[in-house]
Notes:
The RNA shown here (small-subunit ribosomal RNA) has 1513 nucleotides and comes from an uncultured prokaryote. The sequence is in RNAcentral, with records from ENA. The coordinates come from a structure-prediction model, not an experiment, and the mean pLDDT is 81.
RNA sequence: AGAGUUUGAUCCUGGCUCAGGACGAACGCUGGCGGCGUGCCUAACACAUGCAAGUCUAGGAGAACGUUCCCUUCGGGGGAUUAUUAAACUGGCGAACGGGUGAGUAACGCGUAGGUAAUCUGCCCCAAUCUCUGACAUAACAUAGAGAAAUCUUUGCUAAUUAACAUAGAGAAAUCUUUGCUAAUAUCAGAUGAGGACUUCGGUUCAAAGCUUCGGCGGAUUGGGAUGAGCCUGCGUCUGAUUAGUUUGUUGGUAAGGUAACGGCUUACCAAGACUGCGAUCAGUAGCUGGUCUGAGAGGAUGGUCAGCCACACUGGAACUGAGACACGGUCCAGACUCCUACGGGAGGCAGCAGUGAGGAAUUUUGCACAAUGGGCGAAAGCCUGAUGCAGCAACUCCGCGUGAGGGAUGAAGGCCCUCGGGUCGUAAACCUCUGUCAGAAGGGAAGAACUCCCCCAAUUCAAAUAGGUUUGGGGGCUGACGGUACCUUCAAAGGAAGCACCGGCUAACUCCGUGCCAGCAGCCGCGGUAAUACGGAGGGUGCAAGCGUUGUUCGGAAUUAUUGGGCGUAAAGCGGGUGUAGGCGGCUUUGCAAGUCGGGUGUGAAAUCCCUGGGCCCAACCCAGGAACUGCAUUCGAUACUGCAUCGCUAGAGUCCCGGAGAGGAUGGCGGAAUUCCAGGUGUAGAGGUGAAAUUCGUAGAUAUCUGGAGGAACACCAGUGGCGAAGGCGGCCAUCUGGACGGUGACUGACGCUCAGACCCGAAAGCGUGGGGAGCAAACAGGAUUAGAUACCCUGGUAGUCCACGCCGUAAACGAUGUCAACUACAGCUGUUUGAAUACACGACAAUUCAAGUGGCGCAGCUAACGCAAUGAGUAUUCCGCCUGGGGAGUACGGUCGCAAGACUAAAACUCAAAGGAAUUGACGGGGGCCCGCACAAGCGGUGGAGCAUGUGGUUUAAUUCGACGCAACGCGAAGAACCUUACCUGGGUUUGACAUCCUCGGACCGUCUGAGAGAUCAGAUUUCCCCUUCGGGGGCCGAGUGACAGGUGCUGCAUGGCUGUCGUCAGCUCGUGUCGUGAGAUGUUGGGUUAAGUCCAGCAACGAGCGCAACCCCUACUGAUAGUUGCCAGCGGUUCGGCCCGGGCACUCUAUUGGGGCUGCCGGUGUUAAACCGGAGGAAGGUGGGGACGACGUCAAGUCCUCAUGGCCCUUAUGCCCAGGGCUACACACGUGCUACAAUGGGAUGUACAGAGGGUUGCCAAGCCGCGAGGUCGAGCCAAUCCCAGAAAACAUUCCUCAGUUCGGAUUGUAGUCUGCAACUCGACUACAUGAAGCUGGAAUCGCUAGUAAUCGCGGAUCAGCACGCCGCGGUGAAUACGUUCCCGGGCCUUGUACACACCGCCCGUCACACCAUGGGAGCCGACAAGGGCAGAAGUCGCCGAGCUAACCUUCGGGAAGCAGGCGCCCAAGCUGUUGUUGACGACUGGGGUGAAGUCGUAACAAGGUAACC
Repeated sequence: AGAGUUUGAUCCUGGCUCAGGACGAACGCUGGCGGCGUGCCUAACACAUGCAAGUCUAGGAGAACGUUCCCUUCGGGGGAUUAUUAAACUGGCGAACGGGUGAGUAACGCGUAGGUAAUCUGCCCCAAUCUCUGACAUAACAUAGAGAAAUCUUUGCUAAUUAACAUAGAGAAAUCUUUGCUAAUAUCAGAUGAGGACUUCGGUUCAAAGCUUCGGCGGAUUGGGAUGAGCCUGCGUCUGAUUAGUUUGUUGGUAAGGUAACGGCUUACCAAGACUGCGAUCAGUAGCUGGUCUGAGAGGAUGGUCAGCCACACUGGAACUGAGACACGGUCCAGACUCCUACGGGAGGCAGCAGUGAGGAAUUUUGCACAAUGGGCGAAAGCCUGAUGCAGCAACUCCGCGUGAGGGAUGAAGGCCCUCGGGUCGUAAACCUCUGUCAGAAGGGAAGAACUCCCCCAAUUCAAAUAGGUUUGGGGGCUGACGGUACCUUCAAAGGAAGCACCGGCUAACUCCGUGCCAGCAGCCGCGGUAAUACGGAGGGUGCAAGCGUUGUUCGGAAUUAUUGGGCGUAAAGCGGGUGUAGGCGGCUUUGCAAGUCGGGUGUGAAAUCCCUGGGCCCAACCCAGGAACUGCAUUCGAUACUGCAUCGCUAGAGUCCCGGAGAGGAUGGCGGAAUUCCAGGUGUAGAGGUGAAAUUCGUAGAUAUCUGGAGGAACACCAGUGGCGAAGGCGGCCAUCUGGACGGUGACUGACGCUCAGACCCGAAAGCGUGGGGAGCAAACAGGAUUAGAUACCCUGGUAGUCCACGCCGUAAACGAUGUCAACUACAGCUGUUUGAAUACACGACAAUUCAAGUGGCGCAGCUAACGCAAUGAGUAUUCCGCCUGGGGAGUACGGUCGCAAGACUAAAACUCAAAGGAAUUGACGGGGGCCCGCACAAGCGGUGGAGCAUGUGGUUUAAUUCGACGCAACGCGAAGAACCUUACCUGGGUUUGACAUCCUCGGACCGUCUGAGAGAUCAGAUUUCCCCUUCGGGGGCCGAGUGACAGGUGCUGCAUGGCUGUCGUCAGCUCGUGUCGUGAGAUGUUGGGUUAAGUCCAGCAACGAGCGCAACCCCUACUGAUAGUUGCCAGCGGUUCGGCCCGGGCACUCUAUUGGGGCUGCCGGUGUUAAACCGGAGGAAGGUGGGGACGACGUCAAGUCCUCAUGGCCCUUAUGCCCAGGGCUACACACGUGCUACAAUGGGAUGUACAGAGGGUUGCCAAGCCGCGAGGUCGAGCCAAUCCCAGAAAACAUUCCUCAGUUCGGAUUGUAGUCUGCAACUCGACUACAUGAAGCUGGAAUCGCUAGUAAUCGCGGAUCAGCACGCCGCGGUGAAUACGUUCCCGGGCCUUGUACACACCGCCCGUCACACCAUGGGAGCCGACAAGGGCAGAAGUCGCCGAGCUAACCUUCGGGAAGCAGGCGCCCAAGCUGUUGUUGACGACUGGGGUGAAGUCGUAACAAGGUAACC
């Protein structure tokens, strides 16, 4: 620091996800040791049990166990000691600390800085003064009683100094005991008043407690300190406006009361205020902070442990005591719950420490000790202390250590992989040599401890004192929960100690097997449908390590809420427009102030934490000390540039006055002509109208057309223009009236008066609504006619609201420049239009020109932008103010509110769901887009197919099997150039198992052949015959048989695992690359544009220059010709010969043959064209513009075809899916399709006769001549391994003749009979022949195919395959046409361009209803809670007030009583409770609304191309 993910690819926008850190965590797997920490986040749920707050006594009273003595009826009783004791009680102090929890609280609660002249403060410290006198009770206890208990009540006694005194008793005495008296530091009162408080300045009022061993310890009052607390204030402190108004003690005043204290804190009266858009009130959530986590920081999240503050203590209320509480382990009352009960009544409060139950994913021991630190009490010893110190449990966090180290290659065994060679685990192990951390055993062994206290010594002080005490110093002694712990030494022993996750990309790490869209994985993208580095296992590897992963939460990455640090033309985003309030911002200048701002000082910013330095535990974590820091607040001193405030001025902003012209600016009234329609009349006659074509419709009752007249409403042709005006919406005939704004010019005036604008107010197209008019045309709805599969549409004929006017609503539009407003600057005046005004020059005017100002356009520089584009009218540069945005869908929807008559508008969510949605541009593809061009593509022609019969292939059906493949073009006379057996892969049946075939091993033998029997055959059984070759003599090899196992074999599957081969677009003209250039990039350029061509063929141009694969040419055949060569070919001339043939001699001239050349190149001429390429015409020529034909097929497309040609990965079968054999099947047959043959006849058929080819084939062959047969053929047999012989008669043609338009002398199917040939064999199932038979068919519907010249059409011939079988296929020649105006249309293709929501690329994409399932949600008659507000009733405990006839110790008293107090009663306030009402919120709810998501459902086809009616608001 980034990465993955939208696309075919790209850039951008934008969300989602990941890598990092952290945690009081939990879960899974695993687990050796130690140290420091941490440990109910959930139910502030309920709690058994134990402990957590006592202590002092120098007051009263006063046990027990134990020990010991005595007595005893042996049950026990008594005494002493225990004992200046324990426990209980009175009183003092403490219990308000410490400890827990975070429910409540949005608050002066907390934080920070201040105030308190508005306050209190026990214990502690300092200072001053005092400490006098008197009085009354009561607990314990005893007594009597009630009760189950808790507990309560009655009566009676007592108070703490001893001594002294008195009484009684005991004792020899010392002395002891009892009672009285006494009587407190509990309580109350009196006196005094240094001092305090109040004051009318005269005065009034307020205390105490003493004790002493004389050292001290207390008490009271006052002043101060310290500490702690109360109260007040500035600032800061979460979310919601779908909470906008709140408040009546409310805001203030006066008076009184109350408090420690100010104060509406409370009451009475008076006034009507107070808070609020800088967010009151209400609702939700939440303890706050130091800090903690993260982050570069700013921030964001958080507040557990530790520390500060607050609040609470079962829930609610209340006070008492006290220095302090409205009190966690106190009281009273009410409520809920639990427990006890004798049913009458009582008891309780773990959010203290342990612990239990419950809840939960989840959080520990009912431990030890007061040794240390701290706290309470005490003079002290000491006691108490679940505070605390320790231990236990838990890998919960952090930190440290170990699980061994060195050597060791045969690279062991084994695992895994393998190309079978090897590689890897791997120096890893074994083995050798060492070491000893931890754990184990044994022994030793700290620090934490210093006080208090005790003892000794010395000093000091009190005192008469050396006794004793106080204080100080020195020395010694006592005290350890942890714990016999840390640590040290010794012993033995490599011995006891490694796992977890991951390995497709992000992200470090790869192979095999299993599985087969299954099982499963997944953080995102995504894997899995038979070769999965993604699932599961294994081997190997990577990462971390006593842990490792997962889950959750949070910060980061995220500049994805943007202060630092984002945006708004098209991605989300500028309010439809204006006026203007608050607010924000604001020209030049003088002076002053010093609020902001800047600098210095001071105080504070608790400690801990973070950071730095140093130190202590072996190190570290951890701990200690010091420093720095705490970015803040307050205060004080200073500075004055800028902002602000005040002030003197200015004129450049803004405004006013004057002159002028332009304009569909607005409102009202009037006027005008053209046109449509209607009405009346005339002329006139059969149609009109409308459409793609029609029909509905109108018209003989007279339409349409035409003429005249009239009525009525609406709109204003031409002018008219990216012209004008207006803020926007918008505004268009002419005239008049009223009226707004802008602009130009000139001078004068005011003197910042300005800009923007949340709320607010106003305007606001069309449609729509209300009331009343009006209504010609047009025209939603509606009706009819068409179209259509349908047509609730598009088209047509009608037609009502509406459109128009007046008044009133509505308040929205793609209200758009999709661009808020104001002002400035940027081009040394950027170019060019246009509107208005002004100036200049000319004598004036007009036009034109130049300049200035204000508008309105086009093009373009810099700059900006993701790009497109914008570009002085900015989307540039820097600024002001406002509005708005934060992934897509759900949704501009629901609910709530406001507005509206309604329609609806404004405001505006969530659940849920997806990993995208989107912008711009690129390359393709596509379009019922455009342009250019080509092709037997159409057109023009010729001939067919589709109808018939037959042949053949396919589908379907059938079958035991009808083997398999091929399926639009590009499957279907295709694989198959030839299924009777074989072929053959299929079926039935019979056999066989190392096999029909290959290699290796062992043993034996030659093999072959012949014969016999069984059998359908394969095969089985038997007979016969025979003993190979080489040799180094060891043996080896060939062939056959038997055996064993490795293996053979498979036309079994996968052509979607493949190679090779092939088809197709297409013989179409295209497809690319290097370098350069342009672009952020995908890409572009080149290859586009202008010409031209069959051609990306060529030319010229051009930011391109070149090149490659294709095109063309090079190759073959053919058309002309030269040379060479003449046998088997040829024969002109010569000779011979039959008088027929080159038959012979001879010859190679010709034809021909087969080798090599020539020729044709737009080369020449003319024209056109850019002086080009090229085209047109011509000459010459056998041939003329690639002469004709063939071979040759670019990059690629179709997962095209083929595993059954072959090869091949993987899978499958192995006495069978292999192999052998016989028979059958592939030949079936209602039917459908393709391809062909033969025909339907006279351009023909039959008969007879006569001509002319080319190219092939032939020894398992072609077969002449002769003879036989009607014929197929047979027989005999010459020749030929072929320019020699044979197949071999070419046929159409031509000549003559018959047939005369008919199912025929056309046509030949079908069938019968008889034959021929091939073959082992023609039944299923061959071909041919003869005779006989003589179907359908008379030119073929819709539709469709081929062909542009030696072509179509027509005619025959040959060949491959092959024993035989050809209408098919491949070739060959003969005869030999017609037509092409042309490119509008159909099909296919090429180039350019355009649109696109397509990229699996239009056979694309995609919308809505309906049906089904699931999910969340709105409404909903209602019903059930929770919370809140307000009204009424009620009124416990309690404070306060009043009464107080009953009761009462202190004081006074005149002794009667008074004062004072208590019980009791009443009243105010008030908790729970009861009862209406209202609001907010939640759960459930028959039914219902839309939404989302789902498998290949249904119906249509709305959108994307002109999407087939342009789309959209």